[in-house]
RNA sequence: GGGAGAAUACCCAAGUGGCCAAAGGGGGCAGACUGUAAAUCUGUUGUCGUUCGACUUCGUUGGUUCAAAUCCAGCUUCUCCCA
Repeated sequence: GGGAGAAUACCCAAGUGGCCAAAGGGGGCAGACUGUAAAUCUGUUGUCGUUCGACUUCGUUGGUUCAAAUCCAGCUUCUCCCA
C1' cells in the first nucleotide's frame, strides 16, 4: 500500500428497519434461607418521575427513512490475510 472483519449497558455477549433501554451469562444492589459465611432462590440493575410514561444511549460525525443498534458514507481504534 491492497483486501476482509470487528466496536453494543460495569464485564462477556445475542440482536430480521417497527414487537428494543436491547435476550442470556457474570458482576453489583436489595430480600428470602443460614448461628455466620458460602451455595441456592426471588427481585432489581441508563436517567427522571408513582404504575403508565418521558428523555437519552449501541466507537464517532453526517446521511437515507414516517421510523436506524440494524441501511449508506467519512473518520477513529483494533484483529486477520496479501504485498
This is a predicted structure of an 83-nucleotide RNA (transfer RNA) from a Clostridiaceae bacterium. Its Rfam family is "tRNA". The family's RNA type in Rfam is transfer RNA. Taxonomically the source falls in Clostridiaceae (Bacteria, Bacillati, Bacillota, Clostridia). The coordinates come from a structure-prediction model, not an experiment, and the mean pLDDT is 80.